[in-house]
RNA sequence: CAAGAAAGACGGGUGAUCGCGGGGCGCUUCGGCGCCACGAGGAAAGUCCGGGCUCCAUAGGGCAGGAUGCCGGAUAACGUCCGGUGGAGGCGACUCCAAGGAAAGUGCAACAGAAAAGAAACAGCCUCCGGGUGUACAUGCACCCGGAGGUAAUGGUGAAACGGCAGUGUAAGAGACUACCGCCCGUCCGGUAACGGCCGGGGCAUAUGUAAACCCCAUCCGGAGCAAGGCCAAACAGAAAGAGAUACGCUCGCCCGGCGUUCUUUCAGGUGGGCCGCUUGAGCCGUGUGGCAACAUACGGCCUGGAUAGAUGAUCAUCCACGACAGAACCCGGCUUACAGUCUUUCUUGCUUU
Numbered sequence: 001c002a003a004g005a006a007a008g009a010c011g012g013g014u015g016a017u018c019g020c021g022g023g024g025c026g027c028u029u030c031g032g033c034g035c036c037a038c039g040a041g042g043a044a045a046g047u048c049c050g051g052g053c054u055c056c057a058u059a060g061g062g063c064a065g066g067a068u069g070c071c072g073g074a075u076a077a078c079g080u081c082c083g084g085u086g087g088a089g090g091c092g093a094c095u096c097c098a099a100g101g102a103a104a105g106u107g108c109a110a111c112a113g114a115a116a117a118g119a120a121a122c123a124g125c126c127u128c129c130g131g132g133u134g135u136a137c138a139u140g141c142a143c144c145c146g147g148a149g150g151u152a153a154u155g156g157u158g159a160a161a162c163g164g165c166a167g168u169g170u171a172a173g174a175g176a177c178u179a180c181c182g183c184c185c186g187u188c189c190g191g192u193a194a195c196g197g198c199c200g201g202g203g204c205a206u207a208u209g210u211a212a213a214c215c216c217c218a219u220c221c222g223g224a225g226c227a228a229g230g231c232c233a234a235a236c237a238g239a240a241a242g243a244g245a246u247a248c249g250c251u252c253g254c255c256c257g258g259c260g261u262u263c264u265u266u267c268a269g270g271u272g273g274g275c276c277g278c279u280u281g282a283g284c285c286g287u288g289u290g291g292c293a294a295c296a297u298a299c300g301g302c303c304u305g306g307a308u309a310g311a312u313g314a315u316c317a318u319c320c321a322c323g324a325c326a327g328a329a330c331c332c333g334g335c336u337u338a339c340a341g342u343c344u345u346u347c348u349u350g351c352u353u354u
Stems, first nucleotide, its partner, number of pairs: 001350010012319007020039002023036005041325001045336002048334005053225004065221005070084005085099001086097004100216002105214002107210003122155002124151012163181002166178003182204001183202004188197003229276004236269001238267006247261005283302008320323001
């Protein structure tokens, strides 16, 4: 220098004017006004996981259903993160993986192929028998056709063909036998573990694949969600107590009494409306300590959106690299998806120069 790998930061700048939101202070004729400093994101998004919080339910246990699934750790928790193991890819930095169980059971294995889970002989190879042709002294040899059998080494099909490969062996072959590799079993060693390693044995027909097929095993999960939920309370149904001129109505006609219409008080419910929940929090920044790390912890500092028709904007000037995806609605930890471009650090491979 070129091509890459990993991690992280930023996401137009500056100035002026006008406007909006809540907060603090001051003034107020209680309507507001003035001043001050603040006021969207790395994803605020999808609402896919996990938790806080709230209400409901709940003795305890189980069934059903759902999620997760190598090992260890982190965490409030997780399907997240960190560190390992195994596997796959890359020359490499590094990246990716839902990675338990198929010798508990059931199911399925399309197409192609002779044969697909208990088997298979299509071609090929080999032996024998019969026939034919050629050759030949010959019952031999070579080739062709047909039949009987052996054979899974070779070809072809397939995602997958029943351990691989080499040798011995054989008529040709075959774990039939042998070495190596793989697989399985066992002892020992290392590791917290997943797992790795040495050695020995088996002789592979006990051992195909598929569990994002049913299923089995282990672990976890009560439900609904801030329109949760709580408080105040005009209006307006309601209850109780008391007051009554006695007017009216009802109580079969009259009197007493009672009930209602009236008023007062208290209580309960509660619409419009208002307040709380609401933003100080598993918070952010810095330094130290422990840890490979995720993270934890100590000290110091900081306050950094809270609307409810819903604020966070507009215009102008100027500069440059000419500006992407996108807008909070209870909060937090993740995942996923979108994103013009800029910068930083570390590393890899190749080339060049010294």
Overview
Bacterial RNase P class A, 354 nucleotides, folded computationally. Rfam family: Bacterial RNase P class A. The family's RNA type in Rfam is ribozyme. The coordinates come from a structure-prediction model, not an experiment, and the mean pLDDT is 77.